[in-house]
A computed fold for a 72-nucleotide RNA from a Flavobacteriales bacterium, annotated as transfer RNA. The RNAcentral record of the sequence draws on ENA. Rfam family: tRNA. About the family: Transfer RNA (tRNA) molecules are approximately 80 nucleotides in length. It is annotated as a transfer RNA. Model confidence (mean pLDDT): 81 of 100. NCBI's taxonomy places the organism under Bacteria, Pseudomonadati, Bacteroidota, Flavobacteriia, Flavobacteriales.
Formats: sequence, C1' cells, structure tokens
RNA sequence: GGCCCCGUAGUUCAAGGGAUAGAAUAGGCGUUUCCUAAACGCUUGAUCCAGGUUCGAGUCCUGGCGGGGCUG
Repeated sequence: GGCCCCGUAGUUCAAGGGAUAGAAUAGGCGUUUCCUAAACGCUUGAUCCAGGUUCGAGUCCUGGCGGGGCUG
C1' cells in the first nucleotide's frame, strides 16, 4: 500500500428500516442489618464524525477518524 471486520451507557453485549434504543454489571438513593457485605426495590447514563438514500436510519450507501485481522 491492498482487502476484510468492528465502532451503541463507565464496562461487556443486544437491537439488521417504523425504538420509550434494551439487558447485565458499575454508579446514586432507599428497604433490610448493631455496622458492612449480600439480597430486594427505585433511579442516572449511550448510537465515533460529516454527508447521502428513504415518509422514516442505530440499522442501508459514500467519505473521514479510531481499533483489530489477513496479505504484498
């Protein structure tokens, strides 16, 4: 240099055109306990960037950025 894959809560992952963007875990608050932990309840928090297609984009297309792999 060429080709391929990936990029979503702090973290690990779902969602493959019509979402309230979901779960676990972490964080905060509370119940319980003499206290802590555990357990249980409530709660905060995310689509890498810019364009395009579409009535509608996290999802499809193009370019960029970042990460990984294969190869000359």